The part of an RNA shown here (small-subunit ribosomal RNA, 3' major domain) has 478 nucleotides and comes from a metagenome. Its mean pLDDT, the model's own confidence on a scale to 100, is 84.

Context: one part of a larger RNA
């Protein structure tokens, strides 16, 4: 110097405190552990592992287990022979495959021959190939501490040196943000700001989008039209503590006020300093170094990764009247669509079928937004609350849903009457609460990522819990 202190000072943060709603009870979806299996493939394990890698395990995927196979090998390169491969038949197999017939090459070309692609031999120990070991041999990425305010360097001063100073005082900040002092003056990486969105207005533009006026009209911005407005999307303005008062050291910089669409880094995002955890990944990917080569490589059927006395995580659904059925009426945004989106229109109680107009989309579709409002009914009961599991009928995918897929009707109608001790989330368009979409995808979402609709409550305050920052102090710790 730096850790640590149940040492002091000072300061922030959904840390606590004041508040909402959960969580932990119940089913049930998921991940984990444990246990069980021939496997239940492997990695992740305190915050930083458990709806994690997996943005989607019926077959493949798959790496695992049981059988069938193959052994220069499915993949690369070399010699040598040969023919287009490819397809289609038969036998035989679970299927790889194996035999057996049919058919048979391509482009350029100086016709010697080269190249393409492909099927077959061959092996000197030249080889491939491995999701096999080592994340403590590593590159790349990645989490964490944290969007915390830190980390440092040059010259110089001081100290025998380690080192110190700068970076400490005093005030201000979200901030090592600025000021003022001061053996110290400077700079770098971080902070900000530049970047994107998102609120306001003014130009420019007017289709596929809009529709105040005029006029038509099948009453549908539909048609003539129109650029005002919405609304696209380009350039721009606009916020600076700029303006007035008032603390303040004539400062930095606070606090009120005014005009503003916005006020005090608007609000969101993106960005992640030197460094910590031999943090995580050899199973995306590279890659040393060890291991395997008729096998630890390679193919194919079948089963597994969905087992279940149990235990914990994280999620939906509820436990009911601020609710449940039911009939009727409104209002979005984001996004996707040709191997897709599918309308009207029939058929069916649906689930879905039939059949196909437009649409490579500001044009047509997905498309119903729901909650909300306005009516009816039920009345406090395991009920018209709750939806489990179960039997039976089906739809849809797809070679094929038994193990093992969603979903649809009929019938069944389980536990739960608001949840110990503990714990988590949020200060605003937040939480709560309601529905859209999209990725993977054939199918499959209560998970994840994303968009709107309605829309709260409290924050006295910094005593205490956690966790950080800076100063000081003490120390038998490095």
């Nucleotide at each position: 110097u730096g850790a640590c202190g149940g040492g002091g000072g000072c300061c922030c943060g959904c840390a606590c405190a004041a508040g909402c709603g959960g969580u932990g009870g119940a089913g049930u979806a998921u991940g984990u552990g444990g246990u069980u299996u021939a496997a239940u493939u492997c990695g992740a394990u305190g915050c930083a592992a458990c709806g994690c890698g997996a943005a989607g395990a019926a077959c493949c995927c798959u790496a695992c287990c049981c059988g069938g196979g193959c052994u220069a090998g499915a993949c690369a390169a070399c010699a040598c022979c040969g023919g287009a491969c490819c397809a289609c038949c038969a036998u035989g197999g679970a299927a790889a495959c194996a035999u057996g017939g049919u058919u048979u090459u391509c482009c350029c070309u100086u016709c010697g021959g080269g190249g393409a692609c492909u099927g077959g031999u061959g092996g000197c120990u030249u080889c491939a190939g491995g999701u096999g070991c080592u994340g403590c041999a590593u590159g790349g990425c990645u989490g964490u501490c944290g969007u915390c305010a830190g980390c440092u360097c040059g010259u110089g001063u001081c100290g025998u040196g380690a080192g110190a100073u700068g970076u400490u005082a005093g005030g201000u900040u979200a901030a090592g943000u600025c000021c003022u002092g001061c053996a110290a003056c400077g700079a770098g990486c971080g902070c900000a700001a530049c970047c994107c969105u998102u609120g306001u207005c003014u130009c420019u533009a007017g289709u596929u989008g809009c529709c105040a006026g005029c006029g038509a009209u099948u009453c549908g911005g539909u048609c003539g039209g129109g650029g005002a407005c919405u609304c696209u999307a380009g350039a721009g303005a606009g916020a600076c503590a700029g303006c007035c008062g008032g603390u303040g050291u004539u400062a930095a910089a606070c606090c009120g006020g005014a005009g503003g669409a916005a006020g005090g880094u608007g609000g969101g995002g993106a960005u992640g300093a030197c460094g910590u955890c031999a943090a995580g990944u050899c199973c995306u990917c590279a890659u040393g170094g060890c291991c395997c080569u008729u096998a630890u490589g390679c193919u194919c059927g079948g089963g597994g990764c969905u087992a279940c006395a149990c235990a914990c995580g994280u999620a939906c659904u509820a436990c009911a009247a601020u609710g449940g059925c039911u009939g009727g009426u409104a209002c979005a945004a984001u996004g996707g669509g040709u191997c897709g989106c599918a309308a009207u229109a029939c058929c069916g109680c649906g689930a879905g079928g039939u059949g196909g107009a437009g649409c490579c989309a500001a044009u047509c579709c997905c498309a119903a937004a729901a909650a909300a409002c306005c009516g009816g009914u039920c009345u406090c009961a395991a009920u018209u609350c709750g939806g489990a599991u179960u039997g039976g009928a089906g739809u849809c995918u797809g070679c094929a849903a038994c193990u093992c897929g969603a979903c649809u009707c009929c019938a069944u109608g389980a536990a739960g009457c608001c949840g110990g001790a503990a714990u988590c989330g949020c200060u605003a368009g937040u939480a709560a609460u309601c529905g859209u979409g999209g990725a993977u995808c054939a199918g499959c979402a209560u998970g994840c990522c994303a968009c709107g609709g309605u829309g709260a409550a409290u924050a006295c305050g910094u005593u205490c819990c956690c966790g950080g920052g800076c100063c000081u102090u003490g120390u038998a710790c490095a």